[in-house]
Order: sequence, then structure tokens, then C1' cells
RNA sequence: GGGGCAUUGGCUCAGUUGGGAGAGCAUCGCGUUUGCAACGCGGGGGUCGGGGGUUCAAGUCCCCUAUGCUCCA
Repeated sequence: GGGGCAUUGGCUCAGUUGGGAGAGCAUCGCGUUUGCAACGCGGGGGUCGGGGGUUCAAGUCCCCUAUGCUCCA
């Protein structure tokens, strides 16, 4: 220098006809228990790395860019 992959709640990650933003853990509340643990129910929590474009509509398609990993030279 060139190619590929990753980036989505605090953490680890899903998300395929382009139309609902989600799960587990964590956190908070409630219930069960003498208590703890465990379990059950519920709540809060997101600029989908950043910018631009296409579209009625973008996490998803296109371009640029940042960071990390990896391959080639």
C1' cells in the first nucleotide's frame, strides 16, 4: 500500500424479501422463603461507530471515513 471481517442497551451477542430495534447476563422493583440462595413476574436502559446518498421507508443497499482483528505485498 491492497483485500477481507467486526462495530447494535453497562457486558456478551442475535437481527434475510428493506417496514416491530431484540435476547442472555447485569441493574431496579414485586412475589414465593424465618433468612440466604434459587426461581417467577414486571420496570428502566439504544444517536444500530461517524458522515453522506438511494428509497414512501435503511441496523439491513451504495460511497466516504474512524477503530480493532486478519490475509497478501
Transfer RNA from a Clostridiaceae bacterium, 73 nucleotides, folded computationally. Model confidence (mean pLDDT): 81 of 100. It matches the Rfam family "tRNA". Its family is annotated with triplet codon-amino acid adaptor activity in the Gene Ontology. It is annotated as a transfer RNA. Lineage of the source: Bacteria > Bacillati > Bacillota > Eubacteriales > Clostridiaceae. The sequence was found in a public genome assembly.